Notes: Predicted 3D model of a 1508-nucleotide RNA (small-subunit ribosomal RNA) from an uncultured bacterium. It matches the Rfam family "Bacterial small subunit ribosomal RNA". The RNAcentral record of the sequence draws on ENA and SILVA. Model confidence (mean pLDDT): 84 of 100.

RNA sequence: AGAGUUUGAUCCUGGCUCAGAAUGAACGCUGGCGGCGUGCCUAACACAUGCAAGUCGAGCGAGAAAGCUUCUUCGGAAGUGAGUAUAGCGGCGAACGGGUGAGUAACACGUAAGAAUCUGCCCUUCAGUGAAGAAUACCCUCGAGAAAUCGAGGUUAAUGCUGCAUUCGUCCCUCCGGGGAGAAAGGGGGCUUUAUGCUCCCGCUGAAGGAUGAGCUUGCGGGCUAUCAGCUAGUUGGCGGGGUAAAGGCCCACCAAGGCGAUGACGGCUAACCGGCCUGAGAGGGUGUACGGUCACAUUGGAACUGAGACACGGUCCAGACUCCUACGGGAGGCAGCAGUGGGGAAUCUUGCGCAAUGGGCGAAAGCCUGACGCAGCGACGCCGCGUGGGGGAUGAAGGUCUUCGGAUUGUAAACUCCUGUUAAGCGGGAAGAAGGGUUUAUCUCUAAUACAGAUAAAAUAUGACGGUACCGCUAGAGAAAGCACCGGCUAACUUCGUGCCAGCAGCCGCGGUAAUACGAGGGGUGCGAGCGUUAUUCGGAAUUAUUGGGUGUAAAGGGUGCGUAGACGGUACAUUAAGUCCAUUGUUAAAUGCUUCGGCUUAACCGAAGACAUGCGGCGGAAACUAGUGUACUUGAGGGUGAGAGAGAGAAGUGGAAUUCUCGGAGUAGCGGUAAAAUGCGUGGAUCUCGAGAGGAACACCAAUGGCGAAAGCAGCUUCUUGGCUCAUUCCUGACGUUGAGGCACGAAAGCGUGGGGAGCAAACAGGAUUAGAUACCCUGGUAGUCCACGCCGUAAACGAUAAUCACUGGACGUCAGUUUGGCUUAGCCGAAUUGGUGUCGUAGCUAACGCGUUAAGUGAUUCACCUGGGGACUACGGUCGCAAGACUAAAACUCAAAGGAAUUGACGGGGGUCCGCACAAGCGGUGGAACAUGUGGUUUAAUUCGACACUACGCGAGAAACCUUACCUGGACUUGACAUGCUUCUGACAGCCGUAGAAAUACGGUCUUUUGAGCUUCGGUUCAGACAGUUGCACAGGUGCUGCAUGGCUGUCGUCAGCUCGUGUCGUGAGAUGUUGGGUUAAGUCCUCUAACGAGCGCAACCCCUGCUGUUAGUUGCUACUUAUCUUCGGAUAAGGCACUCUAACGGGACUGCCUGGGAAACCAGGAGGAAGGUGGGGAUGACGUCAAGUCAUCAUGGUCCUUAUGUCCAGGGCUACACACGUGUUACAAUGGCUAGUACAAAGGGCAGCAAUACCGUAAGGUGGAGCAAAUCCCAUAAAGCUAGUCUAAGUUCGGAUUGAGGUCUGCAAUUCGACCUCAUGAAGCUGAAAUCGCUAGUAAUCGCGUAUCAUCUACGACGCGGUGAAUACGUUCUCGGACCUUGUACACACCGCCCGUCACACCACGAAAAUUGUCUGUACCCGAAGUCACCUUAGCCAACCUGAAAAGGGGGCGGGUGCCUAAGGUAUGGGUAGUGAUUGGGGUGAAGUCGUAACAAGGUAACC
Repeated sequence: AGAGUUUGAUCCUGGCUCAGAAUGAACGCUGGCGGCGUGCCUAACACAUGCAAGUCGAGCGAGAAAGCUUCUUCGGAAGUGAGUAUAGCGGCGAACGGGUGAGUAACACGUAAGAAUCUGCCCUUCAGUGAAGAAUACCCUCGAGAAAUCGAGGUUAAUGCUGCAUUCGUCCCUCCGGGGAGAAAGGGGGCUUUAUGCUCCCGCUGAAGGAUGAGCUUGCGGGCUAUCAGCUAGUUGGCGGGGUAAAGGCCCACCAAGGCGAUGACGGCUAACCGGCCUGAGAGGGUGUACGGUCACAUUGGAACUGAGACACGGUCCAGACUCCUACGGGAGGCAGCAGUGGGGAAUCUUGCGCAAUGGGCGAAAGCCUGACGCAGCGACGCCGCGUGGGGGAUGAAGGUCUUCGGAUUGUAAACUCCUGUUAAGCGGGAAGAAGGGUUUAUCUCUAAUACAGAUAAAAUAUGACGGUACCGCUAGAGAAAGCACCGGCUAACUUCGUGCCAGCAGCCGCGGUAAUACGAGGGGUGCGAGCGUUAUUCGGAAUUAUUGGGUGUAAAGGGUGCGUAGACGGUACAUUAAGUCCAUUGUUAAAUGCUUCGGCUUAACCGAAGACAUGCGGCGGAAACUAGUGUACUUGAGGGUGAGAGAGAGAAGUGGAAUUCUCGGAGUAGCGGUAAAAUGCGUGGAUCUCGAGAGGAACACCAAUGGCGAAAGCAGCUUCUUGGCUCAUUCCUGACGUUGAGGCACGAAAGCGUGGGGAGCAAACAGGAUUAGAUACCCUGGUAGUCCACGCCGUAAACGAUAAUCACUGGACGUCAGUUUGGCUUAGCCGAAUUGGUGUCGUAGCUAACGCGUUAAGUGAUUCACCUGGGGACUACGGUCGCAAGACUAAAACUCAAAGGAAUUGACGGGGGUCCGCACAAGCGGUGGAACAUGUGGUUUAAUUCGACACUACGCGAGAAACCUUACCUGGACUUGACAUGCUUCUGACAGCCGUAGAAAUACGGUCUUUUGAGCUUCGGUUCAGACAGUUGCACAGGUGCUGCAUGGCUGUCGUCAGCUCGUGUCGUGAGAUGUUGGGUUAAGUCCUCUAACGAGCGCAACCCCUGCUGUUAGUUGCUACUUAUCUUCGGAUAAGGCACUCUAACGGGACUGCCUGGGAAACCAGGAGGAAGGUGGGGAUGACGUCAAGUCAUCAUGGUCCUUAUGUCCAGGGCUACACACGUGUUACAAUGGCUAGUACAAAGGGCAGCAAUACCGUAAGGUGGAGCAAAUCCCAUAAAGCUAGUCUAAGUUCGGAUUGAGGUCUGCAAUUCGACCUCAUGAAGCUGAAAUCGCUAGUAAUCGCGUAUCAUCUACGACGCGGUGAAUACGUUCUCGGACCUUGUACACACCGCCCGUCACACCACGAAAAUUGUCUGUACCCGAAGUCACCUUAGCCAACCUGAAAAGGGGGCGGGUGCCUAAGGUAUGGGUAGUGAUUGGGGUGAAGUCGUAACAAGGUAACC
């Protein structure tokens, strides 16, 4: 510090996600040790048990027992225990310490100030501490009760209580002279003369001051919400009282009517606050566990008492809920103290030890108490440290994994060897934390005192929970100690197997449908390590709320427009003030934490010390530039005056002509109207058309504009009236009067609403006619609201420049509108120049993601307002405000997605445009589609009808030959190392051939026939070894036309023989990309020329190759025969010998290049001409760029993977591939006279031939047969070419056309012709008379037509395919249209690319939400009722009462308890509102879902431009 993810790719906007750090954590797997920390975040839920607050005998009175000892009459007594235990009275403490965070949005907290207060114990100072009295608990007796507890009587003490005395201070009153009120408690030590003594200590009382602590007030600060906008009657203030420690409506009476609020009152929701902690570069954001400060609370609510202090966690009273005891009458209780239990929960510990230390309470002290605290225990919960060994060790062991089978890797890892000894284990030693205190001694002070007490010093002595712990030493021994996650990208780390859109993974993108580095497992690797991952949460990254530090033309975002309030901001000069601002100083900002530097634990974590800091607030002193305040001036901002100017600016009244429609009249006749075409409609009752007259409403042609005005909406005939704003000139006046503007007010198109008019045309709704599959539309004919006017609402628009207002600054060019100044001229005027204001186009710099903007900014700055923060849900719901309604404004959430979006790029596409080409259309010729047959396909059938090919680019295709074979299919019969290959192995010397038997055959059996090479040994008989051949046994393996052409190679089709497809360098662009390759011409062509930020190049085009057309040279047999000779002759000729001129054959050359001429053109090139066999590529062929279609082929072949292995392999027989209601493709033959038939007759080319072609001859009507000359072929054969020509006949008919079908008889091939061959002869003689919609081929030696040949092949389905020649046309104006293609351009929401994308209803499933009759909680307001305990006030003193007074006493008085009343008031109740949450039949829309239904709304001119 960034990364992934929208696209085919790009840039941008923008969200989502990841990498980091952290935690009081939890969960999963794993787990050796130690140190230091830390541990109910949930139920402020309920709690068993134990403990957590006592202490003082030096305040007081009482006062045991056990035990022991002694005595004893054996009953007991005495002493001791012991003034002990124990309770009580009294004092102090219990308000601290400890816990928790429910409540609280508040002076609760933080910070800084303040005045009207109190303060036990403590410190300092002053003054006192006299003399009396009456009770009471404990205890004893009696009584009530289950208990808790209580009552009555009796006795007694005090530092308990009550008077009295005294009064330095104090308090009150005051006429300032004074007057009044008002205290106390003693205890202990010592001495002595034992007293009215002295002294010391601890107390007590009054008072002053201090310290500490507490109460109160104020400024400022820190949550969300305006879908909470108004709140408030003790409310705000005053006077007077009451009350309090204290100011105060804190409370009361009276008076006034205030107080708070957009700088957010009131209400709602949430929350203890802070030092700090986490994160971050910081600013910030989040948080408040532990430690520290404050607050609040103590089962819930209320209340007071005591006290210095409480409205009191371990006190009291009352009320409620709950729990427990009970004898049913009554009682008891409060763990949010420490442990612990249940419950809740993902989740959080021991019912431990000790007061040794620190601290607290009491005490004079010893001491006692202390779950505060110190320690230990449990938990990897966190941080920190250590270990699980170290060195050597290659045969790179074994095993595992992978493998190209060679090896690689695990891996120096292990084994092995040499060492070390942390931790753990055992044994031994062994701390610091302990000092105070008490005792003794010495000195000093106090004192009369060598007592006592205090201070100081010394000595000895006692005290440790942790704990025999930390630490140290020794012993043995590598021994006891490694896991977790990940390995597609982000993100470090890769392979094999399994699985097969299954199982599963996933933080995002996304993996998985048979070759998964993404699932699961193994191996290997990477990361961290006693931990590792996951989940949750916070900050960061996120500049993604932007103060630092963002935006608003098109991505989300400028309010529809103006006026203007608050507010914010504001011209020039001088003076002054000092609020802001700045500087110095000072107080505070607790400690801890954090930072720096030192130090202590072996180190670290941890702990200690010092320093710096602490951005804030307060005090004080100073400065005066800027902002602000005040004052005085100024003129440039702003406004006014004066003089001119333009204008559809606004309102009102009047008025004009053209046109439509209607009415009347004339004239006139059959149609009019409307459309792509029609129809509805109108018209013989007279329309349309035409002339004249009239009525009525609405809108204003030309001028007219890129023009003008207005704030916007908007404004248009003409005239008048009223009226707003603007511009120019002048520089006369005022003197900052300004800008913006939350709320507010006003205006605001169209549609719509209300009331009343008006209504010609147009025209939602509606009706009819068309169109259509439908057509609730587009088109047509009609037509009502409405459109118009008046008044009143509505308040919205793509209200747009998608661009807020104002001011300033920053190059220009060219128009135009309104002025002013000015020059020239040919002066109704024209042409310029300068300047101001408005309105446009293009462009510099700059800006922008780009497009674009560019003095009319989207540039550079300033001020103010409005608005935005992913898409959908949602311009929605609920609530509120407005409205007559329609609806408008304001405006969420659940849920869901990983995108949605902007600009530009390349393609593709368009029922967009332009240019061009092609038998693409057109012009022609001939076909197909109708018939019969052939053939292929689909379908059907079948045991099987093997398989593949499916628009063009499957269908006479693979197949250029299915009777068997082929053959892959079916049925049946057989085989299992196999029909075929290789290797090893066992056995053998046969197998094959021939013959026979069984069988459908395969096959089996029998007979016959029967091997071989080399070497060694040899008794020469053989035998052993090795090999060849053949069989056999077993193992490896063979085999598969089984699957996957969507795993592949190769080959092929198609676009298309179309002219395209690219690259290097350069340049342009942020980039994808562009340029080049576009433009102007030209061509068959990206062919060439030219222009040119391009210059070059490659693959294609063309040429080079083959055939053909002319010609030359060479060659002359099997070809040829002009000429010569010879022989024969039917006199045509034939044969032979010469010959190679010609034809021909086949090799090499020539020839054509726009070369020449004319014209056009810049050139390329085009048009014409000459010559020439051929002329502009002469004709034909071969040749197929980058790529597209997951096109075709695993059945030609090859091949990965996978499947079968006595079968999906192999062999055999028979059958099938030839089926047949039907449909389609491709063909053949025809329908006839341009013909059929008969007879005669002429002219080819190219092929084939030995398992072959076969002549002459003979036989047969023929197919063919017999026979065999010749020929491995320019020699012989197939082999007569046919159409044509000549002559004859048929005469328009289902025929002398046509030949299907069928019968009979034959021929040939072959092992075989039934399924299932071809041919011949005779007979039979079907459909068919030129073919609907539609559709195919062809531009010249072409179409059409005619025959010939070949491959395959025993024969043949051939009418197919591939070739060959013969005869031989017509037409092309042209590019509007159809199809296909090329280039340029345009639009796009497409990129799987239009066979694209995509919208809405309906149906189904699921999810969240709204409404809803109602219903259930909870909070709260108001009114009223009832009203516990308790304070206060008042009344009472019939009951009870010691202190004071009177009194001898009794008694009385005073006072108190008690009782009553009243105010306040908790809980409770009644009634009625409000808020909020849940449930709810039904209902509404929304979202999501792989394939549902209906249409096709949008994206292209999306087929009616789209949208608001």